[in-house]
RNA sequence: GAUAACGGCAAACCCAUUGAAAGGUGGGGACGCAAAGCCACGGGUCUCCCGCUGCUCUUCGGAGUGGACAGACAGCCGGGCUACCGAA
Numbered sequence: 001g002a003u004a005a006c007g008g009c010a011a012a013c014c015c016a017u018u019g020a021a022a023g024g025u026g027g028g029g030a031c032g033c034a035a036a037g038c039c040a041c042g043g044g045u046c047u048c049c050c051g052c053u054g055c056u057c058u059u060c061g062g063a064g065u066g067g068a069c070a071g072a073c074a075g076c077c078g079g080g081c082u083a084c085c086g087a088a
Base pairs, nucleotide, nucleotide: 001085008033009032013028014027015026016025017024018023031075037081038080039079041078042077043076044073045072046071047070052067053066054065055064056063057062
């Protein structure tokens, strides 16, 4: 980063599977992507079963709500590493 070339990836949705969930994986499918290749380092977003903690209510069985921990998203942005082609 080009009305280039060889190609690559694959959104939504559907099916199967996994997870508590967000989500992940495989198949189909293409919205798009010059790193939409890899990495949770920073910010951000999402989930939060069981358990921890604060507050409120309670028929004292429990219910609601906030926080932390934990998890996810690389196709949210930044950052790090790697990579095909070679016009301007």
Predicted 3D model of an 88-nucleotide RNA (c-di-GMP-I riboswitch aptamer) from a marine eukaryotic metagenome. Of the family's consensus pairs, 94% are formed in the model. The prediction has a mean pLDDT of 86. The sequence is in RNAcentral, with records from MGnify.